Overview
Model confidence (mean pLDDT): 84 of 100. A computed fold for a 71-nucleotide RNA from an Erysipelotrichaceae bacterium, annotated as transfer RNA. Rfam family: tRNA. It was read from a public genome assembly.
RNA sequence: AGGAGUGUGGUGCAAUGGCAGCAUACCGGUCUCCAACACCGUCGAUCUCCGUUCGAGCCGGAGCGCUCCUG
Numbered sequence: 001a002g003g004a005g006u007g008u009g010g011u012g013c014a015a016u017g018g019c020a021g022c023a024u025a026c027c028g029g030u031c032u033c034c035a036a037c038a039c040c041g042u043c044g045a046u047c048u049c050c051g052u053u054c055g056a057g058c059c060g061g062a063g064c065g066c067u068c069c070u071g
Stems, first nucleotide, its partner, number of pairs: 001070007010024004018054001027041004047063005
């Protein structure tokens, strides 16, 4: 320099163009002499911009970050 893949809660992952969910962590509660385990509950996210569409996490374009390949 060229090409490919990828970007969603703190972390790991889902989501036919139609209400963004699950697990885990944190926090609170129950339990316990105290903790741990277990159970219950709360909080928390679509990389940025533009476009298509009645409607975009999803489709298109550009940019940025990460990974890989080629030279």